The RNA shown here (transfer RNA) has 73 nucleotides and comes from a Candidatus Acetothermia bacterium. Its mean pLDDT, the model's own confidence on a scale to 100, is 82. Rfam family: tRNA. Rfam classes the family as a transfer RNA. Rfam's curators write: Transfer RNA (tRNA) molecules are approximately 80 nucleotides in length.
RNA sequence: GGGGGCGUAGCUCAGUUGGGAGAGCACCGGCUUUGCAAGCCGGGGGUCGGCGGUUCGAGUCCGCUCGCCUCCA
Numbered sequence: 001g002g003g004g005g006c007g008u009a010g011c012u013c014a015g016u017u018g019g020g021a022g023a024g025c026a027c028c029g030g031c032u033u034u035g036c037a038a039g040c041c042g043g044g045g046g047u048c049g050g051c052g053g054u055u056c057g058a059g060u061c062c063g064c065u066c067g068c069c070u071c072c073a
Stems, first nucleotide, its partner, number of pairs: 001072007010025004019056001027043005049065005
C1' cells in the first nucleotide's frame, strides 16, 4: 500500500422489508434475611466510531474518514 471482518449501554452482544434502540451481566432503589449472598419487583444509563449523502423516515442503503483484528505484498 491492497483485500476481508468488526465498531450499538460500564462489559459481552442481539437488532433482515428502512419506521419501537434492546437483552444478559454490572450499577441504583425497594421487598425478603438477624446480616450477607441468592431470588423477586422497579429504575437510571446510548451523539448506534466520525462527517456527508439518499429518503417523509437511516443502527440498517451510498460515499469519505478514524480505530482495532486478520490476510496479501